About this RNA
This is a predicted complex of two RNAs, RNase P RNA and transfer RNA, with 437 nucleotides together. Rfam match: Bacterial RNase P class A.
C1' cells in the first nucleotide's frame, strides 16, 4: 500500500437574498438574539412527574424476569467475571430467553417391535421333532426404523451377551485447593438417569392502575336533560375474582343526548453538558470550575444563487500529480422530560490487531 | 401524540404445534345441461400464512425484531 476483523467519531462549509417560529427593546417602523438528532425513529423496556377512594389482610388468579459480582433513581441497560457454543491467518473475538427434565403432568406426527416401556429380524440355550419348524427360557451386542433407540472404543469375559469387569475418553454426583460469588484445580464412586420448560409447571425475586388530551387555572357555555335500574330493612355499585376491610349513599349505577372546541399553568435549570483532578481493571463515583442550549399547538427551524469541501466517472496533460466537464452528497425530522434496547443511514476520519505484496 | 387492533388464493373467512403437502363460500377457467342466458351438475387451476430471525424433531401457530394498514371526539381533552 491493499485486504480483513474489532471499537470509537463525523456525518457537510461560507457568502448573499427572500421567508417561518419564539425572546428581548421600540409608541411604530423596525432592531438584535436563539433555533433539531446520532437516531428527534420504533414506541420496546425502566423511571421522573400528575391525577386516580393509598392500590390493605388472607386465599386464588395474572403479569415479568432468570449464571455470579457490580454500577445506577431504575432497568429486560451497562461494566467485570464464570460458564457453553461457534469463528479465525490472528492481538484472540463474536453470540447465548444462561433457574429446575433426579418433584409431578402433558406431548414426542410418520415411521418403528418398543419414545421410556419394550423386543421385529437376530444371537444363544434347553426341549420336541424328520433336516423344515414348533415350544419355553436368556440376551439387548448386531440389522432395521427414526430428528432421537438406554454413554464411546479397545480388551477380558460368557452358552450368547451385557459396566458384568478393566484401561482411556466423555457426562453425572459426593468431597474439595482457591475464589465474596457463578465456577472449579484435584480426589473418590461404574453413579450412565432421552428430548421438550420461547408446554403445564416447580424454584427464586418484583409487580396498584391510567397517562401531559395526564392534571390545574381562568374564559366562554349550560337545562346540571331524557330513559332505564335499583334503594333507605344495608339491598346495590367500586377496589382484578371470593371472605374481611374500605369508598358512594340520589350530588348513586348504566345508557342515550346536548353545550363549549378559547387563554394560561404544566414546559424547558436538568439523574443537565463540558474541562480538570482524585477512586476503581471497568461500568461509574466524589471534588472544582465553566456554561445555559429549540418550545410550535394544524404544529416554525425552510427555500434559491454563487463558491469552496467530500466521494465517484470520463477526458487531456502525463505517471509525486495537475486541468477540465458529468454525477452523487444519506437515514430522518422534536411535540411532557430523561436513562436505554431496537432499526434505519450517502460518505469520511481514527485506533487497535492480523494476512499479502513491495523496498530498506 | 397516547394507547389499542389487524395482515392466511381475487374477495370474505376458519385454522392456535404433526392427520396442514392450508380448508370453506363467493369468485375464475373448462365440460355437461339449455334454442340462449342465468341456476345448477361434473373437473381444475390459484395462497407456502406481510417480511427476516430463533425455540423446536417439526411453526400459519410460540418467542423477538421489523413492515404495512385500520380505529379515534362513536378509546382519550
Nucleotide at each position: 500500500u491493499c485486504a480483513g476483523c474489532a471499537g470509537g467519531c463525523c456525518g457537510g462549509g461560507u457568502g448573499a437574498c427572500c421567508g417561518c417560529u419564539u425572546c428581548g427593546a421600540g409608541c411604530a417602523a423596525u432592531c438584535g438574539g436563539a433555533g433539531a438528532g446520532g437516531a428527534a425513529g420504533g414506541u420496546c423496556c425502566g423511571a421522573g412527574c400528575u391525577c386516580c377512594u393509598c392500590a390493605c389482610g388472607g386465599g386464588c388468579a395474572g403479569c415479568g424476569c432468570g449464571c455470579u459480582g457490580g454500577g445506577u433513581a431504575a432497568c429486560a441497560c451497562c461494566c467485570a467475571g464464570g460458564c457453553g457454543u461457534c469463528c479465525u491467518g490472528a492481538c484472540g473475538g463474536a453470540c447465548g430467553a444462561c433457574g429446575g427434565a433426579a418433584a409431578g403432568u402433558g406431548g414426542c406426527a410418520c415411521a418403528g417391535a418398543a419414545a421410556c416401556a419394550u423386543a421385529c429380524c437376530g444371537c444363544c440355550c434347553c426341549g420336541a421333532g424328520a433336516u423344515a419348524u414348533c415350544g419355553g427360557g436368556g440376551c439387548a451386542a448386531g440389522g432395521g426404523u427414526g430428528a432421537a433407540a438406554u454413554g464411546g472404543u479397545g480388551g477380558g469375559g460368557u452358552a450368547a451377551g451385557a459396566g458384568c469387569c478393566c484401561a482411556c475418553c466423555g457426562g453425572c454426583u459426593g468431597c474439595a485447593a482457591a475464589g465474596c460469588g457463578a465456577u472449579g484445580c484435584g480426589c473418590a464412586g461404574g453413579c450412565c438417569g432421552g428430548c421438550u420448560a420461547a408446554a403445564c409447571c416447580c424454584c427464586g425475586c418484583g409487580c396498584g392502575g391510567a397517562g401531559c388530551a395526564a392534571g390545574g387555572u381562568c374564559a366562554a357555555a349550560u337545562a346540571g336533560g331524557a330513559g332505564g335500574g335499583u334503594g333507605u330493612u344495608a339491598a346495590g355499585g367500586g377496589c382484578g375474582c371470593c371472605c374481611g376491610g374500605c369508598c358512594c349513599a340520589a350530588u348513586c349505577c348504566c345508557u342515550c343526548g346536548g353545550g363549549u372546541u378559547g387563554g394560561c399553568c404544566g414546559c424547558a435549570u436538568g439523574a443537565g453538558a463540558c474541562c480538570c483532578c482524585g477512586g476503581g481493571c471497568a461500568a461509574c463515583c466524589g471534588g472544582u470550575g465553566u456554561c445555559c442550549u429549540a418550545g410550535a399547538u394544524a404544529g416554525a427551524u425552510g427555500g434559491u444563487c454563487a463558491c469552496c469541501g467530500u466521494c465517484u466517472c470520463c477526458g487531456c496533460c502525463u505517471u509525486c500529480g495537475g486541468c477540465g466537464g458529468g454525477g452523487a452528497u444519506a437515514c430522518a425530522g422534536a411535540a411532557c422530560u430523561c436513562g436505554g434496547c431496537c432499526u434505519a443511514c450517502a460518505g469520511g476520519c481514527c485506533u487497535g490487531c492480523u494476512g499479502a505484496a513491495g523496498c530498506c | 401524540g397516547g394507547c389499542c387492533c389487524g395482515g392466511u388464493g381475487g374477495u370474505g373467512u376458519a385454522g392456535u404445534g404433526g392427520c396442514c403437502u392450508a380448508a370453506c363460500a363467493c369468485a375464475c377457467c373448462g365440460c355437461c345441461c339449455u334454442g340462449u342466458c342465468a341456476a345448477g351438475g361434473c373437473g381444475g387451476a390459484g395462497a407456502u400464512c406481510g417480511g427476516g430471525g430463533g425455540u423446536u424433531c417439526g411453526a400459519a401457530u410460540c418467542c423477538c425484531c421489523u413492515c404495512c394498514g385500520g380505529g379515534u371526539c362513536g378509546c382519550c381533552a